[in-house]
Source information:
Model confidence (mean pLDDT): 89 of 100. Predicted 3D model of a 93-nucleotide RNA (c-di-GMP-I riboswitch aptamer) from a Bacillota bacterium. The model forms 95% of the base pairs in the Rfam consensus. Taxonomically the source falls in Bacillota (Bacteria, Bacillati). It matches the Rfam family "c-di-GMP-I riboswitch aptamer". Rfam's curators write: GEMM was predicted in a large-scale screen for bacterial structured RNA regulatory elements. The sequence was found by an Rfam model in a public genome assembly.

């Protein structure tokens, strides 16, 4: 030092909920709370999920404009979906 991950050692982070903020949402961001987690640390590069504020199709209703329902779309978002990509604390087998 690389690969590996113990009924090992210090110890990290935090699921769902619940409060408060931000958002048009998904969602984030503090506090409490722990399902888990050996990279659940950091990166949106790939691929997948999700949102649809605007945008653009369409149907109805009015028939100037506008109101509803519907679908499509990322420049949003999610790393605790998967790969990748950096960085990293122990040292059993």
């Nucleotide at each position: 030092g690389a690969c590996c991950g113990a009924c090992a050692a210090g110890g990290g982070c935090a699921a769902a909920c619940c409060u408060g903020c931000c958002g048009a949402a998904a969602g984030g961001c503090a506090g409490g709370g722990g399902c888990g987690c050996a990279a659940a640390g950091c990166c949106a590069g790939g691929g997948g999920u999700c949102u649809a504020c605007g945008g653009c199709c369409c149907g109805c209703g009015a028939u100037c404009a506008c109101g509803c329902a519907g679908g499509c779309u990322a420049u949003g978002a999610c790393a605790g979906c998967c790969c990748g990509g950096c960085u990293a604390c122990c040292g059993a087998a």